[in-house]
Predicted 3D model of a 1514-nucleotide RNA (small-subunit ribosomal RNA) from an uncultured Campylobacterota bacterium.
RNA sequence: AGAGUUUGAUCCUGGCUCAGAUUUUCGAACGCUGGCGGCAUGCCUAACACAUGCAAGUCGAACGGUAACGAAGCUAGCUUGCUAGCAGGCGACGAGUGGCGAACGGGUGAGUAACGCGUAGGAAUAUGCCUUUUUGUGGGGGACAACUUUAGGAAACUGAAGCUAAUACCGCAUAAUAUCUUCGGAUAAAAGCUGGGGACUUCUUUUGAGGCCUGGUGCAAAGAGAUUAGCCUGCGUCCGAUUAGCUAGUUGGUAGGGUAAAGGCCUACCAAGGCGACGAUCGGUAGCUGUUCUGAGAGGAAGAUCAGCCACACUGGGACUGAGACACGGCCCAGACUCCUACGGGAGGCAGCAGUGGGGAAUAUUGGACAAUGGGGGCAACCCUGAUCCAGCAAUGCCGCGUGUGUGAAGAAGGCCUGAGGGUUGUAAAGCACUUUCAGUGGGGAGGAAAGGUUGCGUGUUAAUAGUACGUGAGCUGUGACGUUACCCACAGAAGAAGCACCGGCUAACUCCGUGCCAGCAGCCGCGGUAAUACGGGGGGUGCAAGCGUUAAUCGGAAUUACUGGGCGUAAAGGGUCCGUACGUUGUUUUGUAAGUUGGCUGUGAAAGCCCCGGGCUCAACCUGGGAUGGUCAGUCAAAACUACAAGACUAGAGUAUAGUAGAGGGGUGUGGAAUUUCCGGUGUAGCGGUGAAAUGCGUAGAGAUCGGAAGGAACACCAGUGGCGAAGCGGCACCCUGGACUAAUACUGACACUGAGGGACGAAAGCGUGGGGAGCAAACAGGAUUAGAUACCCCGGUGUCCACGUCCCGCCCUAAACGAUGAACACUAGUCGUCGGGAUGCUAGUCAUCUCGGUGAUGCACUUAACAGAUUAAGUGUUCCGCCUGGGGAGUACGGUCGCAAGAUUAAAACUCAAAGGAAUAGACGGGGACCCGCACAAGUGGUGGAGCAUGUGGUUUAAUUCGAAGAUACGCGAAGAACCUUACCUAGCCUUGACAUUGAUUGAACGGACCAGAGAUGGACCGGUGCCCUUCGGGGAACAUGAAAACAGGUGCUGCACGGCUGUCGUCAGCUCGUGUCGUGAGAUGUUGGGUUAAGUCCCGCAACGAGCGCAACCCUCGUCAAUAGUUGCCAGCAGGUUAAGCUGGGCACUCUAUUGAGACUGCCUUCGCAAGGAGGAGGAAGGUGAGGACGACGUCAAGUCAUCAUGGCCCUUAUGACUAGGGCUACACACGUGCUACAAUGGGGCGUACAGAGAGUUGCGAUACCGUGAGGUGGAGCCAAUCUCAUAAAGCGUCUCUCAGUUCGGAUUGAAGUCUGCAACUCGACUUCAUGAAGCUGGAAUCACUAGUAAUCGUAGAUCAGCAAUGCUACGGUGAAUACGUUCCCGGGUCUUGUACUCACCGCCCGUCACACCAUGGGAGUUGAUUUCACCCGAAAUUGGGAAGCUAACCUUCGGGAGGCUACCACUUACGGUGGAAUUAGCGACUGGGGUGAAGUCGUAACAAGGUACC
Repeated sequence: AGAGUUUGAUCCUGGCUCAGAUUUUCGAACGCUGGCGGCAUGCCUAACACAUGCAAGUCGAACGGUAACGAAGCUAGCUUGCUAGCAGGCGACGAGUGGCGAACGGGUGAGUAACGCGUAGGAAUAUGCCUUUUUGUGGGGGACAACUUUAGGAAACUGAAGCUAAUACCGCAUAAUAUCUUCGGAUAAAAGCUGGGGACUUCUUUUGAGGCCUGGUGCAAAGAGAUUAGCCUGCGUCCGAUUAGCUAGUUGGUAGGGUAAAGGCCUACCAAGGCGACGAUCGGUAGCUGUUCUGAGAGGAAGAUCAGCCACACUGGGACUGAGACACGGCCCAGACUCCUACGGGAGGCAGCAGUGGGGAAUAUUGGACAAUGGGGGCAACCCUGAUCCAGCAAUGCCGCGUGUGUGAAGAAGGCCUGAGGGUUGUAAAGCACUUUCAGUGGGGAGGAAAGGUUGCGUGUUAAUAGUACGUGAGCUGUGACGUUACCCACAGAAGAAGCACCGGCUAACUCCGUGCCAGCAGCCGCGGUAAUACGGGGGGUGCAAGCGUUAAUCGGAAUUACUGGGCGUAAAGGGUCCGUACGUUGUUUUGUAAGUUGGCUGUGAAAGCCCCGGGCUCAACCUGGGAUGGUCAGUCAAAACUACAAGACUAGAGUAUAGUAGAGGGGUGUGGAAUUUCCGGUGUAGCGGUGAAAUGCGUAGAGAUCGGAAGGAACACCAGUGGCGAAGCGGCACCCUGGACUAAUACUGACACUGAGGGACGAAAGCGUGGGGAGCAAACAGGAUUAGAUACCCCGGUGUCCACGUCCCGCCCUAAACGAUGAACACUAGUCGUCGGGAUGCUAGUCAUCUCGGUGAUGCACUUAACAGAUUAAGUGUUCCGCCUGGGGAGUACGGUCGCAAGAUUAAAACUCAAAGGAAUAGACGGGGACCCGCACAAGUGGUGGAGCAUGUGGUUUAAUUCGAAGAUACGCGAAGAACCUUACCUAGCCUUGACAUUGAUUGAACGGACCAGAGAUGGACCGGUGCCCUUCGGGGAACAUGAAAACAGGUGCUGCACGGCUGUCGUCAGCUCGUGUCGUGAGAUGUUGGGUUAAGUCCCGCAACGAGCGCAACCCUCGUCAAUAGUUGCCAGCAGGUUAAGCUGGGCACUCUAUUGAGACUGCCUUCGCAAGGAGGAGGAAGGUGAGGACGACGUCAAGUCAUCAUGGCCCUUAUGACUAGGGCUACACACGUGCUACAAUGGGGCGUACAGAGAGUUGCGAUACCGUGAGGUGGAGCCAAUCUCAUAAAGCGUCUCUCAGUUCGGAUUGAAGUCUGCAACUCGACUUCAUGAAGCUGGAAUCACUAGUAAUCGUAGAUCAGCAAUGCUACGGUGAAUACGUUCCCGGGUCUUGUACUCACCGCCCGUCACACCAUGGGAGUUGAUUUCACCCGAAAUUGGGAAGCUAACCUUCGGGAGGCUACCACUUACGGUGGAAUUAGCGACUGGGGUGAAGUCGUAACAAGGUACC
């Protein structure tokens, strides 16, 4: 510090996700695993309920006393000793009176949004124990517990009578002082206990006890301090406005009461205030802080442990006591719950420590000790202390240590992988040599301990060497839960001690097997459909390590709420417009003030924590000392630039006055012509109208057309213009009323300004209410068409009603893509060219030029922008103010509020769901977009197919099998250039298992040939013959072939062409496809390759930020066309000779033809013309002319095109079978459909006879002549030929002639019968051919569709491959005869280039919308129903305080002895908790039914959007 994810790719916007913290942090939990120690931490949930034990007592030096215990003593019974008893006499002490404590310590976080907390201050207070100061502590009295007796009760407990003490209680005296005061005065205290003591003295029988002296400690009244507590104030302290008004003791005053204390704290009276958009009130949530986590910081989140404060103690209310409480382990009342009960009544409160149940993902022992620290009581010893210190449990966290170290290559074995060589695990192990931390066993052994008691010495006090207090001693005594402590030593032995997650990218780390969209994984993107680095396992690796992962949570990354530090033209986002209140901001200048601001000093900001420097545990964690830091804090002193405030001045902002100007600015009243429609009249006759074409409609009852007249409403052609005015809107003309703007020049006011939350006004169209009006247009509605449908697009619209339209009057609605998708104001920042309204200057005086102010446009620099674009009318650079945004969907929806007559508007969520949604630009592809161009693409022609019969292929069906593949074009006379067996892959049956075939191979034999039996054959059985070739040392060995145990292996036309190679088809012989460097662009990319011409062509030329290059095009190659050279046999024969019925037959020749090799030739080269050029048009010459004709040749790529069945091949599968062999069958089936062909339908023909002319091929398992036989297929026979020699082999159409005469025929030949021929082991399934006979359909073919542009189509025959034969009418090749037509590019199809749109990129066979049906999910409404909270009114009203208290009771004091004062109680009143009744509000759960929404697999119906999306979209 970033990364992944939207796209074919790019940039941006924007969300989601990840890496971090790292002391898992915030107390974690779960899974797997687990050696030790130290230090921490441990119910986050039910403030749910609690069994049991413990957690607050202590003081006998306050008191009366003596229930228990002990020591000693005495008495009695008696056995050394035991039992019983005696005296509170002693040590002590149960219960009780009294004092202090119990208000601390410990727990919890329910409540609380508050002076609760934090921080800084304040004044009107109290304060036990503590410190200090002053004074006092005199003298009396009456009770009540305990106890005794008695009564009631189950118990808890209670009543009555009697006795008694005090530091308990009450008077009196005194009063420094305090309080009150009418200033005279009045009022208010106390308690003793204890240690010691020489004289003196009292009582007493001595002992003894007092007085007295003295010390200590208490007590009382005051002062001061300290500590603690109470109260008040400024500031800070969560969310919601879908909570906007709240308040009646409320706000203030006076008087009184009350409190420790100010105060409406309370009461009476008076006034009517107080709070609130700077967020009152209400609702929700929450203890606050130091701090903790994170972060660079600013911030954000949290508030366990530790520390400070607060609140609470079963729930609610209340007071008492006290220095302190409205009291966790106190009291009273009410309520819920639990327990006891004799049913009458009682008892209880773990949010103390343990522990239990429950809840929960989840959190420990019913432990030890007061040894230490601290607390309470006590003079003290001491007692108490679940505070605390320790131990136990838990890897819950942090820190430390260990699980060994060195050496060790035969790189062991095993595992895994493998290209079979090896690699890896891996120096890892083993082996060898060492060490012994920790754990284990044994032994030793600190520190935490200071006190305390006792004693010695000194000092104070004192009469005192008693006593006591203080100081001191290295004196004596003596206290440890932890604890088997830490630590140290010894012993033995590598011995007892490693796991977890991950390995597709992000993100470090890769392979094999299994699985086969299954099982599963997943934080995001996404993996898995037979070769998964992503699932599961193995091996290996990576990262952490006694832990490792996961889940949950917080911050970060996230500048993704933006103060630091974001945005709003098109991505989310400018309010519809203007006016204007509050707020915010505000020109120049002078003086002052000092609130903000700046600086100094002071106070405070607890400790702990963080940070820095030290110290102590072996280190660390941890502990500890010191320092530093920390506030929007408070006080004080100073400064005066800026802001602010006060006072004054100015004129540049703003405004007013004067003179002009332009204008569809607004409102009202009149008025005008054109046009449409309707009505009336005339002329006139059959149609009009409408459309793609029609129909509905109108018209002989006279339409339409035309002429004249009338009515009525609405809108204003031309002018008219990126012209004008206005805030949105405004258009005939005239008049009336009226708003603003601009210009010029001076004068005046003197900051009067800008913006603008709320608020107000206006606000297109549509819509609503009431009443009019109604020409045209025209939702709805209706009719006619179109269509599969057509509730649409197109056409017509009569009547009634409703509705609608526009205008006017009155009143609402308040929204628009209300758009410049661009808020308002001000300032600044290059230009150029227009246009509208003013003004100035100049001259050449104009329809002029220049300058200037205000509007409105175009282009364009800097700059900005993601880009597009914007650019003085900013989207640039700045300032001020307002509005708005924060992923898509759900949704501008629900609920609530406000407005509205309604429609609806406005404000405005959540659950749930997705990983995207989106902007701009790029390359393609596509378009029922455009431009240009090409092609037998259309057109112009010729001939076909589609109809018939047959052939052939395919589908389908059938079958035991009808083997397999090919499937639009680019499958279908295709693989197959030839299925009777074979082929053959299929089926049935039989049979073989190292195999039919290959390699290695022990053994044996040559090989091989012949013939017999069984069988359908494969095969099985039995027999005969035969011994070869090479080398040889003569033993033998070798090659080939056969046999063959055992094993490796063979074999597969089994699967996957979507794992592949190779080959092929197609776009397409279309003209395209790219690269290097440079340049442009943030980038994908562009440029080049576009443009203007030209070409068959990205062919060439010109231009050009491009310059070059490559693969394609063309050419080079082959064939044909002309000529030449060379060469002449098997070819040829002109001339010469011979010769035949005839014939290059012969001699001879190579001139010609021809053959087959090499060359020449054609290049727009020449001429004319057009053009810049390339090039085009025409012409000449030439065999050939503009590519001469044809072929081969197929760029980058596309179709996961085809082929695993040509071949090759990965993986998978079969292995007595999916392999091999054999026989028979099938591939030839047949209601049917399609493709490709053949033959025809006839006279341009059929038949008969005669007759002419090719080219290219093939031939020894062959072609096979002459001759003879047969009607013929063919047979017999075998000359010649391994081919320019022989043979196949007669070419046919043509030509001549005869016949047929338009008919199902002398056309046509299917089908069938009979007889044959040939091939072959074999012709039944299932061959071809021949002869005779038979003689179907068919008379030119619907919709539709195919081929062809010249030696082409059409037509005619010939040959070949395959092949025994042939289903060939196929295919390939060859020649013969030999046309027609092309105006042209509008249209169909395909293609190329440029451009345009796009929501497509699997690329239009694309994408995608809505209803319906089904399933699931969350949610709104909902008759209601069940709770919770709050509130109002009324009723009831416990306990308690306060007040009253005429009734009752009454020790202290007074008394005149009657009583009084004072006190207590019953009772009454106010307040009030709980409770009850009724109402209201808020909120939550459930709810028949219902609304829409979301998500789902390949459902249904249509096709709305994206291209002009087929009616442009919204």
Its mean pLDDT, the model's own confidence on a scale to 100, is 82. Rfam family: Bacterial small subunit ribosomal RNA. Gene Ontology terms of the family: ribosome and structural constituent of ribosome.